[in-house]
């Protein structure tokens, strides 16, 4: 330098236009003598900036930061 991937709660992933969910983890109750295991509940993310174009975007479009990778 040039090509590609990829950036969503703490962590690990999902969501190919109608506005966010799973798992683990946390917190809180319940079963238990108790602990774990299991059961209910809950709270935490304006989707890595900024700008476009849609009646409307996490998701299309531009340019930028940053991990990773491959070429050189």
């Nucleotide at each position: 330098a040039g090509c590609g991937a990829c950036a969503u709660g703490g962590c690990g992933c999902a969501g190919c236009g109608g506005a966010a969910g799973c798992g683990c983890g946390c917190c809180g109750g319940g079963c238990u003598c108790a602990u774990a295991a299991c059961c209910c509940g809950g709270a935490g993310g304006a989707c890595c900036u900024u700008g476009g174009a849609u009646c409307g975007a996490a998701a299309c479009c531009a340019a930028g930061u940053g991990u990773c990778g491959c070429u050189a």
Molecule: transfer RNA
Organism: Xylona heveae TC161